The RNA shown here (transfer RNA) has 72 nucleotides and comes from an uncultured bacterium. The sequence was found in a public genome assembly.
RNA sequence: GGCCUUAUCGUCUAACGGUUAGGACAGUGGGUUCUCAAUCCACUAAUCCGGGUUCGAUUCCCGGUAAGGUCA
Numbered sequence: 001g002g003c004c005u006u007a008u009c010g011u012c013u014a015a016c017g018g019u020u021a022g023g024a025c026a027g028u029g030g031g032u033u034c035u036c037a038a039u040c041c042a043c044u045a046a047u048c049c050g051g052g053u054u055c056g057a058u059u060c061c062c063g064g065u066a067a068g069g070u071c072a
Stems, first nucleotide, its partner, number of pairs: 001071007010025004018055001027043005048064005
């Protein structure tokens, strides 16, 4: 350098073009306990960037950035 794949809460991971963007762990608050652990409830928090298609885009298309694979 060519080709292919991937990018979503702090972390891991779901989401047939119409979802309140869901779940687990973590965090915060509370219940329970003499206290701690464990457990239960609630809350906070995310679509890599720029365009395009569409009534509607996390999802499809193009470009970029980053990561991985492969060929040389």
Description: The prediction has a mean pLDDT of 81. It matches the Rfam family "tRNA". Its Rfam clan is "tRNA clan". Rfam classes the family as a transfer RNA. About the family: Transfer RNA (tRNA) molecules are approximately 80 nucleotides in length.